This is a predicted structure of a 73-nucleotide RNA (transfer RNA) from Castor canadensis. Lineage of the source: Eukaryota > Chordata > Craniata > Castorimorpha > Castor. Rfam family: tRNA. By type it is a transfer RNA. Its mean pLDDT, the model's own confidence on a scale to 100, is 83. The sequence is in RNAcentral, with records from Rfam.
[in-house]
């Protein structure tokens, strides 16, 4: 330089091709223990990289752009 794949809670991911998102972990509150780990029961946390567009509405659709991650040269 090119063409490709990725970006969603704090971490690891997932789901969704237009009607405001889930899961394990991690965190909190509470039962339980003498206590602490497990466990069990409830909560909080993410407008989904960013910026314009298009639309009654956009995480999703078009455009441009940043970070990364192999490939090609």
């Nucleotide at each position: 330089a090119g063409g490709g794949g990725c970006a969603u809670g704090g971490c690891u991911c997932a789901a969704g091709u237009g009607g405001u998102a889930g899961a394990g972990c991690a965190c909190u509150u509470g039962c339980c223990u003498a206590a602490c780990a497990a466990g069990c029961a409830a909560g909080a946390g993410a407008c989904c990289c960013u910026g314009a567009g298009u639309u009654c509405a956009a995480a999703c659709c078009c455009c441009a752009g940043u970070a990364c991650c192999a490939c090609u040269a």